[in-house]
Molecule: Bacterial RNase P class A
Organism: Lachnospira sp.
RNA sequence: UGAGUAGCACAGAUGAUCGCGGCUGCAAGUGCUGAAAGGCCGCAGGUGAGGAAAGUCCGAGCUCCAUAGGGCAGGGUGCCAGAUAACGUCUGGUGGAGGCGACUCCAAGGAUAGUGCAACAGAAAUAAACAGCUAUAGCGAUAUAGUAAUGGUGGAAAGGUGGUGUAAGAGACCACCGUCGUACUGGUAACAGUGCGGGCUAUGUAAACCCCAUCCGGAGCAAGACCAAAUAAAAAGCGAUACGGCUGCCCGUCGUGCUUUUAGGUAGGUCGCUUGAGUCUGUCGGCGACGACAGAACUAGAUAGAUGAUCAUCACACGCUCAUGCGUGGACAUAACUCGGCUUAUAGUGCUGCUCAGAAU
Numbered sequence: 001u002g003a004g005u006a007g008c009a010c011a012g013a014u015g016a017u018c019g020c021g022g023c024u025g026c027a028a029g030u031g032c033u034g035a036a037a038g039g040c041c042g043c044a045g046g047u048g049a050g051g052a053a054a055g056u057c058c059g060a061g062c063u064c065c066a067u068a069g070g071g072c073a074g075g076g077u078g079c080c081a082g083a084u085a086a087c088g089u090c091u092g093g094u095g096g097a098g099g100c101g102a103c104u105c106c107a108a109g110g111a112u113a114g115u116g117c118a119a120c121a122g123a124a125a126u127a128a129a130c131a132g133c134u135a136u137a138g139c140g141a142u143a144u145a146g147u148a149a150u151g152g153u154g155g156a157a158a159g160g161u162g163g164u165g166u167a168a169g170a171g172a173c174c175a176c177c178g179u180c181g182u183a184c185u186g187g188u189a190a191c192a193g194u195g196c197g198g199g200c201u202a203u204g205u206a207a208a209c210c211c212c213a214u215c216c217g218g219a220g221c222a223a224g225a226c227c228a229a230a231u232a233a234a235a236a237g238c239g240a241u242a243c244g245g246c247u248g249c250c251c252g253u254c255g256u257g258c259u260u261u262u263a264g265g266u267a268g269g270u271c272g273c274u275u276g277a278g279u280c281u282g283u284c285g286g287c288g289a290c291g292a293c294a295g296a297a298c299u300a301g302a303u304a305g306a307u308g309a310u311c312a313u314c315a316c317a318c319g320c321u322c323a324u325g326c327g328u329g330g331a332c333a334u335a336a337c338u339c340g341g342c343u344u345a346u347a348g349u350g351c352u353g354c355u356c357a358g359a360a361u
Stems, first nucleotide, its partner, number of pairs: 001357010012314007020048002023045004029041001031040003050332001054343002057341005062220004074216005079093005094108001095106004109211002114209002116205003130151002132147006159177006178200001179198008224271004233262006242256005279296007316329005
């Protein structure tokens, strides 16, 4: 210098004007609205989205409902150890895959418990003789038998390579490798190494059913708690013997008033509501995730949803221009009870560690 790899920070700045939502202070009319609670109207100050607020995919807090205990069904998870309130997250390892490397990726238990599936090709797909090779018979064509070393098909063809052996062959036998069993050693463990033994009845698929181990009650802040007009309800009191329907009349029967209280609860209001398993700095412990201690700072809280718009200057990017300068442009996306994660989207800017290649000293 180039190429790469792992990560971190930021998410334009300043000012002015107009406007919107909370908060605080002052002011205030016996103002408006309302049954009340409360709300509205003035002035000033300060404050008002994110790294993902998103998807709502996991895990929790909190709230209400359900719940003796056990089991079935259903669903999640699945190498080991640790972190954590918890997790399907994170950290460090083991094993496997990719890369020269830094590094990255893995849903990584069980396929001799059972069942299912495996197109096409191929002689044959869980089961072997199509070609070839060899022996015997035959003049020969060919027939019978042996054979998985060779060819062909396929993702996969009966452990691999080399030798011994044989009529030709074959773990039939031998060496090494693989694999299985077992013992020892190292490691908390996953696992690794070494020795000995079996000779190897033998495909894949479990994000197919299934088996094993382990975990799981449901709904969600529009949860829920409190206050409480209205409407329907109950009780008591008051008033009337009337009116209306069946029915033109009589009898009968049904319905209809006001006040107070109670219960319940809609509209409306208050709380829940934002200070938290939180953040930053330092020291200590730990490889690390993280933990302990000390200190510091913290101002959205709406309720169908405010957080916006315009202008000026500067910064940034792009285009034009010799230049001065001129023009254009602003990513993804917007809180709705709160946290921990994951996933996905993102204009552009800055920084750090490491790797590889080349050159120079």